[in-house]
RNA sequence: AGAGUUUGAUCCUGGCUCAGGAUGAACGCUGGCAGCGUGGAUAAGGCAUGCAAGUCGAGCGGGUUUAGACCCGCGGCAAACGGGUUAGUAAUGCGUAGGAAACCUACCUGGAAGUGGGGCAUAAUUCGCCGAAAGGCGAAAUAAUUCCCCAUGUGCUAGCACAUGUUGUUUGUUCUCAACUUUUUCCGAGAAUAAGCAUCAUGUGCUAGGAAAGAUUUAUCGCUUUCAGAUGGUCCUGCGUCCUAUCAGCUUGUAGGUGGGGUAAUAGCCCACCUAGGCUACGACGGGUAGGGGGUGUGAGAGCAUGACCCCCAACAUUGGAACUGCGACACUGUCCAAACACCUACGGGUGGCUGCAGUCGAGAAUCUUCGGCAAUGGGCGAAAGCCUGACCGAGCGACGCUGCGUGCAGGAAGAAGGCCUUCGGGUUGUAAACUGCUGUCGUGUGGGAAGAACUUUGACGGUACCACACAAGAAAGAGGCACCUAACUCUGUGCCAGCAGGUGCGGUAAUACAGAGGCCUCGAGCGUUAUCCGGAAUUAUUGGGCGUAAAGCGUCUGUAGGCGGGAAAGUGCGUCAACUGUUAAAUCCUAGGGCUCAACCCUAUGGGCUGCAGUUGAUACGGCUUUUCUAGAGGCAGGGAGAGGUAAGCGGAACUUCUGGUGGAGCGGUGAAAUGCGUUGAUAUCAGAGGGAACACCAAUUGCGAAGGCAGCUUACUGGUCCUGUCCUGACGCUGAGAGACGAAAGCGUGGGGAGUGAAUGGGAUUAGAUACCCCAGUAAUCCACGCCGUAAACGAUGCCGACUAGGCAUUGGGAGUAUCGACCCUCUCAGUGUCGAAGCUAACGCGUUAAGUCGGCCGCCUGGGUAGUACGAGCGCAAGCUUAAAACUCAAAGGAAUAGACGGGAGCCCGCACAAGCGGUGGAGCGUGUGGUUUAAUUCGAUGCUAAGCGAGGAACCUUACCAGGGCUUGAAAUUGAGCUGCUAACCCCCAGAAACGGGGGCUCCUUCGAGGGUGCUCAACAGGCGCUGCAUGGUUGCCGUCAGCUCGUGCCGUGAGGUGUUCCCUUUAGUGGGGUAACGAGCGCAACCCUCGUCGUAUGUUGCUUUUCAUGCGAGACUGCCGUGGCUAACACGGAGGAAGGUGGGGAUGACGUCAAAUCAGCAUGGCCCUCUGACGCCCUGGGCGACACACGCGCUACAAUGGCUGGGACAACGAGCUUUGUGCUAACCCGUGAGGGGGAGCGAAUCUUUAAACCCAGUCUCAGUUCGAAUUGGAGUCUGCAACUCGACUCCAUGAAGUUGGAAUCGCUAGUAACCGCAGAUCAGCCACGCUGCGGUGAAUACGUUCUCGGGCUUUGUACUCACCGCCCGUCAACUCAGAAAAGCUGACAGUACCCGAAGAACCGGCAUUCGUCGGUGCCACGGUAAGGUCAGUGAUUAGGAGUAAGUCGUAACAAGGUA
Repeated sequence: AGAGUUUGAUCCUGGCUCAGGAUGAACGCUGGCAGCGUGGAUAAGGCAUGCAAGUCGAGCGGGUUUAGACCCGCGGCAAACGGGUUAGUAAUGCGUAGGAAACCUACCUGGAAGUGGGGCAUAAUUCGCCGAAAGGCGAAAUAAUUCCCCAUGUGCUAGCACAUGUUGUUUGUUCUCAACUUUUUCCGAGAAUAAGCAUCAUGUGCUAGGAAAGAUUUAUCGCUUUCAGAUGGUCCUGCGUCCUAUCAGCUUGUAGGUGGGGUAAUAGCCCACCUAGGCUACGACGGGUAGGGGGUGUGAGAGCAUGACCCCCAACAUUGGAACUGCGACACUGUCCAAACACCUACGGGUGGCUGCAGUCGAGAAUCUUCGGCAAUGGGCGAAAGCCUGACCGAGCGACGCUGCGUGCAGGAAGAAGGCCUUCGGGUUGUAAACUGCUGUCGUGUGGGAAGAACUUUGACGGUACCACACAAGAAAGAGGCACCUAACUCUGUGCCAGCAGGUGCGGUAAUACAGAGGCCUCGAGCGUUAUCCGGAAUUAUUGGGCGUAAAGCGUCUGUAGGCGGGAAAGUGCGUCAACUGUUAAAUCCUAGGGCUCAACCCUAUGGGCUGCAGUUGAUACGGCUUUUCUAGAGGCAGGGAGAGGUAAGCGGAACUUCUGGUGGAGCGGUGAAAUGCGUUGAUAUCAGAGGGAACACCAAUUGCGAAGGCAGCUUACUGGUCCUGUCCUGACGCUGAGAGACGAAAGCGUGGGGAGUGAAUGGGAUUAGAUACCCCAGUAAUCCACGCCGUAAACGAUGCCGACUAGGCAUUGGGAGUAUCGACCCUCUCAGUGUCGAAGCUAACGCGUUAAGUCGGCCGCCUGGGUAGUACGAGCGCAAGCUUAAAACUCAAAGGAAUAGACGGGAGCCCGCACAAGCGGUGGAGCGUGUGGUUUAAUUCGAUGCUAAGCGAGGAACCUUACCAGGGCUUGAAAUUGAGCUGCUAACCCCCAGAAACGGGGGCUCCUUCGAGGGUGCUCAACAGGCGCUGCAUGGUUGCCGUCAGCUCGUGCCGUGAGGUGUUCCCUUUAGUGGGGUAACGAGCGCAACCCUCGUCGUAUGUUGCUUUUCAUGCGAGACUGCCGUGGCUAACACGGAGGAAGGUGGGGAUGACGUCAAAUCAGCAUGGCCCUCUGACGCCCUGGGCGACACACGCGCUACAAUGGCUGGGACAACGAGCUUUGUGCUAACCCGUGAGGGGGAGCGAAUCUUUAAACCCAGUCUCAGUUCGAAUUGGAGUCUGCAACUCGACUCCAUGAAGUUGGAAUCGCUAGUAACCGCAGAUCAGCCACGCUGCGGUGAAUACGUUCUCGGGCUUUGUACUCACCGCCCGUCAACUCAGAAAAGCUGACAGUACCCGAAGAACCGGCAUUCGUCGGUGCCACGGUAAGGUCAGUGAUUAGGAGUAAGUCGUAACAAGGUA
């Protein structure tokens, strides 16, 4: 000191979270010792038991026993301290500074004076009585430092008189100021001075009042009065002291006065009377919460939070009330009364108060021993000894905290074993262990042994601390974490499961994030978690934030309080500043020193004093106040000016509509297209006339006016503001403005008018899946006027008002001046406005920029994450609608601003492509072939699925292939490598039996050799094999599409805070990011092009089987480069035209496929990670048969056709690419013969420019004559041929017969721009054969059309919008349905609190009366606690139900928003 988290990425705003410190803590795991601290925070809930306040015989009486002494009572002092707690209390409190001339103070200290005489009682005790007890009554006796009387009176108290002084007040005089008035006075404020009066203080004098106690050891202790001190207390004042305005008015002893009472004393403290005041926005009154301070925690500080332990103050003592005694109490362990609770009881009545120390129950997450001692310190009493002291000193318990120590040290590599990992080599745990040596903190044992005592005695702690000796590594380590933040990583298991999590998030088969293990990291007798506080958070911003768009400027103005305020001078010294004084208790904190072995802890001293308050003295710049003055702010006056500024009245024309009349005759109207609607009862159209209401074309503009809302025909009346000029007047009169008041669009409300057009609602017609919409036809309220409400808008410049300062350019409105002119215009300057572009500067950026969002000053308003919500409740306003003010629970980790790159748009511009258009021919209809889906099946193996699957993998499924199914078999296996053992046999081959075959059984024959055995083979065993099993979403490789589209990038530089941009954009051009020009870019790379192959022309060389006017093959070479000319273009690139040429602008075709996209395809071509199946017999292997060929149906790709541009018959002509036995198996096959034919026979030729080897469309001739035909060929029957072990499932071909659909094909859709389409045949691969009509090639014949780029599809570049980035197959809204949660309302119900009115009225003090008069007693009066009644208030709990809100992987309906989001 920061970090994580919004995004594809960026900057900003903004919240959430983390790392630090702390605690009277609690919980989890673990736990060796010591010291010092600390420990009922909750129920101020209830308490058993013990102890916690007594003492004095030197005040007195008595009892008992006596050597002591003890007990009871009277009396004195103490018990008001010490100890506990924080309920109440927001001020009767606390803190701080003062005051008491308004007071008290026992014991203590000092001073002064005194202490003479007398008397009446009473307790204990004795006797009697009552009661269960507690306790009480009567009679008798007696003492005192108990009580009473008399005397004395230094002083004291009260009164009076005089003197001096202080303070206050009244009056007179003088001066100044202000206000008012016609003038003079009067009145008000201030200063100086004189006199009177009053209070108080001091001094003197006089009058009146009242005191005492003794004890004894003879030296003292006491007693009385008084003064003073000290200590302690009481009262008063200033300042400070939490939240809430959704608490705005409160108050009747209330505010004050007079007189009295009362008190120690002032005072409405109390009472009578009088006055009507007092407090409050600087927050009264009410509500909530809370003891206050020194301090404590944190923080750099300012602050924020807090008030345990220790100290000071206050308050309280079961709850409420009250007084008594006393110096002191309204009294924690005193009294009286009432209440609740508990206990005793003989039922009549009594007793009690742990918020003292221990302890107990309860509630709670949670807090200790019913310990020792008065040895120390301190307190009470006492002359003292002494007694008492749960204050205190100590010990005990608790890791609750802080601090210290330890759990060993050194050596020790075969780097042991084991664990874990592994690339199998090793690495790591790790010098760690074992093992060897050493030490003894701590521990245990034994021995010694304190200080703490000042003071003769006296030590609880304590046989403690400490010291010495001995023993033995012996008893002593865990917790949390390891994805990032954040130090620390691997394996296994799991498979969106189980789980983790502070935030982001992790887990769906390779998880460093879950669980376990190994290793590692951090701290360490602790470590983590939870809770709370401060910090980080500048995230409430005084230090130290903001408000155009992120949250945030009131809709606007006027103005009250308040805040702030121009120049000069004088005074004052309030603020301010300085110095000094007092105080700011101690402890705490800081610094220094010291003591416990160190530390924690404790002690001493110094400073800060805790930034405060008060006083004294001084300064006078600034602010305040008083006075004088000035004119720059502000205002006035005079003269001019512009204007849709406002209000009222009148007038005007165009348009519209209605009515009347005329003309006219079939439609009009409306839309994308229509329909509803109007019209032959005459519409629309047109002419004339009349009525009505609303709005004001052109001028008109980036114009003008107004505070804003807003204001527009013309004229008149009244009226507000403003600008300019003059610098004449006043003399700071100013700015802002909480509350308050006024104005305030549209819509809406009330009353009364008015109502042409438009037009919510509503009706109808369309559109649509629907259409409560968009479009159309109608149409009510409304819109208009008058009066009265409402008070809100994206009331926006999303920008409060005022003032000052800081470059300019251009435009425009109003005014003035100058030059000029005859006069103007123009031009220059200037004041006030309105715009636009821009310097500096500011800003997150966009942008703002003298009209600031710049630099400053003053004042006001407002903001503090999103949602809930501008909502609920409360209050105010309103006729209502509603408005203003304005939360919380709960929920999320974001919500948001600006800009960037993409993608997308039913946005735009430019361009391209057989993309459309123009053409030609097809598909879609029929039959058949083939592939796919679906269905079926034992199986119909698998894959491919929009374009980019579907005559695709497959360029050849009868068996094989084959992966599928049924059945039968094998298990180290059909094939591979290695090892071990065993023995047998030596390869191979042939035959027989059973069987569907595999397989099984049997037989025959037989090989090489260096003779060692090797090799081979068989069996058994073990490693292993094997898998077309899964994952193409783990992969390699390969491939498809965008696309042969022209794009995709980099280096350096520059711009930007940054993501990024520039370059690559722009203009021209090109098939092309091709080239040229320009340019903060300059260059470069992958792509384009070229290089390569082929075809076309020529030359040349070679060549036989080819050719013989030169074809063909192979090789080499020439040729084409916009090279030449012209025109255009920028003297460019280039385009167009021409010449020459076989070929002309890339000559045609091919190969060649950038960065990337689709988790595209393929684990079944191959390879391959991981998983799975295999001694449990298979998902492996072999075999036979079947299936891959099924068939209601749907789709794709083809073939053949529907015929005459044709079919059939006969005759005739012309190609090219290719293939063919590599020589022990059989290829292409000729002539010729046979067969109707497939084919058979035959065998010439050919390992190929030689042979196989003949093309068909075409041409000629004939026939058919428009028909389901001499078209078409499916289907079916019969008969055959060929291949093959085999042709049934399931081959091809031939002949005869049969002769189906089909007469040109709906919506829709495909190919093609020239040797192309179309038509025609030929060859090849695979292959025994073939389901080939497929595919790949080859040649033959050989067209039509392209105006053009509006539209469809795809693509490129630029631009624009975006809430998309998984990128429009995106995002996203609302109702309904389901579940959960919190809050609100709610008929009510329950409770708490504070008050009001009335009733009752204990104890008590006061007053009155009676009796006694020594105490007292009886009755009454008002006050009064508790209690009761009544009506309300505030708050809380609960409540059927109701309406909204929030949340929830895959519900329903639509599609509102984001692109022009399809109606902005």
Molecule: small-subunit ribosomal RNA
Organism: uncultured deep-sea bacterium